[in-house]
FMN riboswitch aptamer (RFN element) from Antarcticimicrobium luteum, 156 nucleotides, folded computationally. It matches the Rfam family "FMN riboswitch aptamer (RFN element)". Rfam links the family to the GO term FMN binding. Model confidence (mean pLDDT): 78 of 100.
RNA sequence: CGGCGUUCUCAGGGCGGGGUGAAAUUCCCCACCGGCGGUAUGCGGGGUUUCCCGCGAGCCCGCGAGCGGCCCCCUCCCACAAAACCGGCGGGGGUGUCAGCAGAUCCGGUGAGAGGCCGGAGCCGACGGUGAAAGUCCGGAUGGAAGAGAACGUGC
Numbered sequence: 001c002g003g004c005g006u007u008c009u010c011a012g013g014g015c016g017g018g019g020u021g022a023a024a025u026u027c028c029c030c031a032c033c034g035g036c037g038g039u040a041u042g043c044g045g046g047g048u049u050u051c052c053c054g055c056g057a058g059c060c061c062g063c064g065a066g067c068g069g070c071c072c073c074c075u076c077c078c079a080c081a082a083a084a085c086c087g088g089c090g091g092g093g094g095u096g097u098c099a100g101c102a103g104a105u106c107c108g109g110u111g112a113g114a115g116g117c118c119g120g121a122g123c124c125g126a127c128g129g130u131g132a133a134a135g136u137c138c139g140g141a142u143g144g145a146a147g148a149g150a151a152c153g154u155g156c
Stems, first nucleotide, its partner, number of pairs: 003154008016030004031136002033125002035063004042055005058123002066101002068098001069095006076088002105121005127139003
């Protein structure tokens, strides 16, 4: 230094002002926010020949939670004299990409080249709840997790 193993730690931001209204941080106008890995024509540092290090994209490629699917369990319905299969409302658990949702970018400039730089104009944001429709409030969540780091062990 890299590989493997074990343990531990960490791992999400944002409604401020005004309007309407019985009621809105949910609608309308103005505002505000941007997880993780990769990529790199940007920035900084080292080295001096294109090499190394750090930072660098919400909308370029992927990932994550959530929804959905599939499987299992519980309660109830169907339901009757009694029961089961199928099916359905609700609740819980598992799986983890499985059909699927998983979003969203253009124009001008520079340049050999722009999806990334500079300028401008746009666009996007799980599910459930709510006195009225939510990226920003409340809730599942004192949860889970992409991943980041540390210590120890082992082998080279």